[in-house]
Context: one part of a larger RNA
RNA sequence: CCCACGGCUAGACGAAAAGACCCCGUGAAGCUUUACUACAACUUGAUAUUGGUCUGACGCUGCUCGCGUUUGAGCAUAGGUGGGAGACUGUGAUCUCCGGACGCCAGUCCGGAGGGAGUCGCCAGUGAGAUACCACCCUUGGGUUGUGUCAGGUCUCACCGUUCGCCUUAACAGAGGCAGCGGGUCAGUGUCUGGUGGGUAGUUUGACUGGGGCGGUCGCCUCCCAAAAAGUAACGGAGGCGUUUACAAAGGUUGGCUAAAUCCCGAUGGAAACGGGAUGCGUCGUGCAAAGGCACAAGCCAGCUUUACUGCAAGGGCUGCAACCCGAGCAGUUGCGAAAGCAGAACUUAGUGAUCCGACCGUACGUAAUAGGACGGCGGAAGCUCAACGGAUAAAAGUUACUCCGGGGAUAACAGGCUUAUCACGCCCAAGCGUCCACAGCGACGGCGUGGUUUGGCACCUCGAUGUCGGCUCAUCGCAUCCUGGGGGUGGAGAAGCUCCCAAGGGUUUGGCUGUUCGCCAAUUAAAGCGGUACGCGAGCUGGGUUCAGAACGUCGUGAGACAGUUCGGUCUCCUAUCUGCCGUGGG
Numbered sequence: 001c002c003c004a005c006g007g008c009u010a011g012a013c014g015a016a017a018a019g020a021c022c023c024c025g026u027g028a029a030g031c032u033u034u035a036c037u038a039c040a041a042c043u044u045g046a047u048a049u050u051g052g053u054c055u056g057a058c059g060c061u062g063c064u065c066g067c068g069u070u071u072g073a074g075c076a077u078a079g080g081u082g083g084g085a086g087a088c089u090g091u092g093a094u095c096u097c098c099g100g101a102c103g104c105c106a107g108u109c110c111g112g113a114g115g116g117a118g119u120c121g122c123c124a125g126u127g128a129g130a131u132a133c134c135a136c137c138c139u140u141g142g143g144u145u146g147u148g149u150c151a152g153g154u155c156u157c158a159c160c161g162u163u164c165g166c167c168u169u170a171a172c173a174g175a176g177g178c179a180g181c182g183g184g185u186c187a188g189u190g191u192c193u194g195g196u197g198g199g200u201a202g203u204u205u206g207a208c209u210g211g212g213g214c215g216g217u218c219g220c221c222u223c224c225c226a227a228a229a230a231g232u233a234a235c236g237g238a239g240g241c242g243u244u245u246a247c248a249a250a251g252g253u254u255g256g257c258u259a260a261a262u263c264c265c266g267a268u269g270g271a272a273a274c275g276g277g278a279u280g281c282g283u284c285g286u287g288c289a290a291a292g293g294c295a296c297a298a299g300c301c302a303g304c305u306u307u308a309c310u311g312c313a314a315g316g317g318c319u320g321c322a323a324c325c326c327g328a329g330c331a332g333u334u335g336c337g338a339a340a341g342c343a344g345a346a347c348u349u350a351g352u353g354a355u356c357c358g359a360c361c362g363u364a365c366g367u368a369a370u371a372g373g374a375c376g377g378c379g380g381a382a383g384c385u386c387a388a389c390g391g392a393u394a395a396a397a398g399u400u401a402c403u404c405c406g407g408g409g410a411u412a413a414c415a416g417g418c419u420u421a422u423c424a425c426g427c428c429c430a431a432g433c434g435u436c437c438a439c440a441g442c443g444a445c446g447g448c449g450u451g452g453u454u455u456g457g458c459a460c461c462u463c464g465a466u467g468u469c470g471g472c473u474c475a476u477c478g479c480a481u482c483c484u485g486g487g488g489g490u491g492g493a494g495a496a497g498c499u500c501c502c503a504a505g506g507g508u509u510u511g512g513c514u515g516u517u518c519g520c521c522a523a524u525u526a527a528a529g530c531g532g533u534a535c536g537c538g539a540g541c542u543g544g545g546u547u548c549a550g551a552a553c554g555u556c557g558u559g560a561g562a563c564a565g566u567u568c569g570g571u572c573u574c575c576u577a578u579c580u581g582c583c584g585u586g587g588g
Stems, first nucleotide, its partner, number of pairs: 001588008010580003015573001022408004027404002029400004035203005041196003045192005051155010062144005068138001076131001079137005086120003095114008159183005165178005206218003215235001219241006242389001243287001244346002251305007259283001261279006285294002288351001290349003309332004315326003321390001334343003357383001360380004365376002415462001416460001417458003421455001423451006432442002469544001470542003474536001475533005482507003485502006509523005550568004554563003
């Protein structure tokens, strides 16, 4: 060195299981609720099944009876208007008596008895209006007919319940019939309707994000970043907007004017009021943030006004689309100006919302015979913090450790890698401490490294799996050395120390508490070192902790449930090792 056998498991990111943790999917399911929307169920009212009758109230209608003044005049209690010259009367007038009604107390009307022939109107007069009689109507009250609504009572025939009765059927169950009793137009049921409604069901519950959650943000305007055309990202740095102004403008036009600040002077008067002077290109002002503008002013004041117009539009800017922006010029009609001219809002850039839907104004275009109506079209303008602002629906929250599926190392937790802020160790400078003396020993303010043991940052291999803390066993390496060894300095008398240099050969305890690493304590020791090795080592062991399903406490939550809070419990697979590696034995 090769081969074989027997062993050990450090590696083959060993095997097994398309990771259960984490994230993603406009995935699924279970559960919850004051998420949304339905449905069952319960309930309200109407109506049908559903009938008779009485009473009351109210409305309508027909009939009938009365009331109607009074400002004064007028026989006298004149509702209004119209017609009207006659009307009523032996079918009993004037008048008398009795009773009743109304009443504004003057009178009017009705019924009965007596009685037996006239009474009233026109005319005249008063008055705004003239009376008898007829018709219509108004005001107010009573009676009554019919009808309707509401409320209440009562009845029995629907309907319902019941029976030691009788009958039928196949039984003592059940159903039907007869008879009786009780309730009764209620109940029950159907339809419509308002409400309640996790009882049940279907769903929703956003995205960005140096993992996710929590927080923050989401559209528009201005500046920087932005690298001197335009454009340009980040959970980069700063601010604003969701309007305002109209007939006494902050719009148009014509004409005119020039601020701020500082200094000097001037009664009350002062740091600041007002007046005068000097300097004064813009520091002022501009409705509102910033930027860019603005003096011939876009800033300030005054006169007159409504172009903050209608119909278009050559040509451009920007741009994936949809949008957005600028616009000479033409026609019409106006305003201002002597005119040339200017004016289709505002110094400019924010002040916003597609489509559908229904409603509004206009048009008279379609329209089923025609007319009307209805419906639609076309033009105009309004209704959304649709603010997650290119707006999924008119309409929507949670929880899962009981969970599941599809995926991801596109993305977290372990380990590794890069980095080294933090951390450990060292060096430089030397203010100061050290009685004196910077440097025996320390060393502020600062500076520079080394290491890769901490906490982090990044998210590069691994999510078709790289098993995670501690203990046990077995180790191996580094030296920034705990002991033992050799030296220098000392604020080293000696002893004991302190500090620095060299040095990794060997060594580096046992207990109590805790799952602990760590730490504290006890007793020893020459000493009880610090680190790396996937925080060495689970195909070597354990399984106390963490980290499934059960259960409980505290707290949070309406709840389902939740908690780097606590507590009790909780399957560690391959007696089988192919290769590398290691140990032993034998052979060549």